[in-house]
Context: one part of a larger RNA
RNA sequence: UGACGGGGACCCGCACAAGCGGUGGAUGAUGUGGUUUAAUUCGAUGCAACGCGAAAAACCUUACCCACCUUUGACAUGUACGGAAGUUACCAGAGAUGGUUUCGUGCUCGAAAGAGAACCGUAACACAGGUGCUGCAUGGCUGUCGUCAGCUCGUGUCGUGAGAUGUUGGGUUAAGUCCCGCAACGAGCGCAACCCUUGCCAUUAGUUGCUACAUUCAGUUGAGCACUCUAAUGGGACUGCCGGUGACAAACCGGAGGAAGGUGGGGAUGACGUCAAGUCCUCAUGGCCCUUAUAGGUGGGGCUACACACGUCAUACAAUGGCUGGUACAAAGGGUUGCCAACCCGCGAGGGGGAGCUAAUCCCAUAAAGCCAGUCGUAGUCCGGAUCGCAGUCUGCAACUCGACUGCGUGAAGUCGGAAUCGCUAGUAAUCGUGGAUCAGAAUGUCACGGUGAAUACGUUCCCGGGUCUUGUACA
Numbered sequence: 001u002g003a004c005g006g007g008g009a010c011c012c013g014c015a016c017a018a019g020c021g022g023u024g025g026a027u028g029a030u031g032u033g034g035u036u037u038a039a040u041u042c043g044a045u046g047c048a049a050c051g052c053g054a055a056a057a058a059c060c061u062u063a064c065c066c067a068c069c070u071u072u073g074a075c076a077u078g079u080a081c082g083g084a085a086g087u088u089a090c091c092a093g094a095g096a097u098g099g100u101u102u103c104g105u106g107c108u109c110g111a112a113a114g115a116g117a118a119c120c121g122u123a124a125c126a127c128a129g130g131u132g133c134u135g136c137a138u139g140g141c142u143g144u145c146g147u148c149a150g151c152u153c154g155u156g157u158c159g160u161g162a163g164a165u166g167u168u169g170g171g172u173u174a175a176g177u178c179c180c181g182c183a184a185c186g187a188g189c190g191c192a193a194c195c196c197u198u199g200c201c202a203u204u205a206g207u208u209g210c211u212a213c214a215u216u217c218a219g220u221u222g223a224g225c226a227c228u229c230u231a232a233u234g235g236g237a238c239u240g241c242c243g244g245u246g247a248c249a250a251a252c253c254g255g256a257g258g259a260a261g262g263u264g265g266g267g268a269u270g271a272c273g274u275c276a277a278g279u280c281c282u283c284a285u286g287g288c289c290c291u292u293a294u295a296g297g298u299g300g301g302g303c304u305a306c307a308c309a310c311g312u313c314a315u316a317c318a319a320u321g322g323c324u325g326g327u328a329c330a331a332a333g334g335g336u337u338g339c340c341a342a343c344c345c346g347c348g349a350g351g352g353g354g355a356g357c358u359a360a361u362c363c364c365a366u367a368a369a370g371c372c373a374g375u376c377g378u379a380g381u382c383c384g385g386a387u388c389g390c391a392g393u394c395u396g397c398a399a400c401u402c403g404a405c406u407g408c409g410u411g412a413a414g415u416c417g418g419a420a421u422c423g424c425u426a427g428u429a430a431u432c433g434u435g436g437a438u439c440a441g442a443a444u445g446u447c448a449c450g451g452u453g454a455a456u457a458c459g460u461u462c463c464c465g466g467g468u469c470u471u472g473u474a475c476a
Stems, first nucleotide, its partner, number of pairs: 001476002003473003007470007015460002019424005026315008034306002042053002064301007073127001077126002079123005086103001089100004107116003129290002132288003138284002140279003143275001145273001150189006156165003169180003195267004200235007209225003213222002238261001241255005317417001321376007333364003338357002343352003383414001388409007430452007
């Protein structure tokens, strides 16, 4: 100087408390451990691994296993020789592959012969190739403490020195934020602001958007751009004003005006560093290793196994509910290898059909909870839907291992969950639907969107984490 203390003081955080809803019990989905297996590819392992890499494992992916094949190689550059490239059909084979065969002569230079470019084949060698090892050799990227308020430097001063001071103190703040004081005076990286979005207003603009006027079944048509909206530019909030407290400061408390008030809400933004944290399987890369194999191709299997254990979720156990009928209101997205209307067929998944749309125009697309009626009457039920049987639909060479969905039947556990434990402070929790990415198909995951919409916070004694000062130490 740090680190540590079941030392002290002060402060903060959904840290506790006050509340609301969960997990832990059930069934299922998914990930992991374990076990099994020819293989169940590999990585991630307290917080900070476990719906994680994977924003899609039937084949492919795929790295694993078995079998069958290849060896200058699936891919790159160089040399030599031959042939344009390409294309038709047949045979063997699970296929990769092997064999036979038809057609075919292009482009540039050149009168021609020929040469050249691209591509293909053959041969030999330099080499290719490796998701092989080492993340404890590395770059890059990322997590975490933590959006915590800290981390440092120059000069000066003090100390023999390590170092100290500044950065401590008195106030204050979300903040090393600001003010005052001070052997310090300044400065840098962080904080804040600048950026995006949302909340108010104005100006500009008015189609595909909108409708105060007329018209219509209908923004349908005329007319218009007031309004809504769209999208560009500005304004607006600064403790600016008033009162009080304070040290005449910084600031805090209350108020006015205002759409908004003290960082308005949300996001992006992550200092010096810590964990030899994670990643050699994104990529790059040192070293080591393999080179008829640890490389490459194909078919099939596996990653989907299942006495069990754990994590994260979904659905429930019902009446604030289930079912039936009627009826209302979104936002944000996506669409030409695509979205697919009307209409017809089917109980339905879906099929037929073909209009429109490269989209404020057309389509996906009925939002659902809600509201208005009816029914059920506390029951393993008109709750709950697992499992299983039969019959189908769709995607796709192909749904057996191993897809999703539909109809009929079947109707398991489950009556609110022990110890323990998680999230959340407002348009939040809870609850309700909607869309996107990935994607042929395949979400209860994930990312986004809106609808309805609470309760509670006395307070900081205690638990956890963090910050500042101080104290002790046989630790570094």

Small-subunit ribosomal RNA, 3' major domain from Comamonas resistens, 476 nucleotides, folded computationally. The RNAcentral record of the full RNA draws on ENA.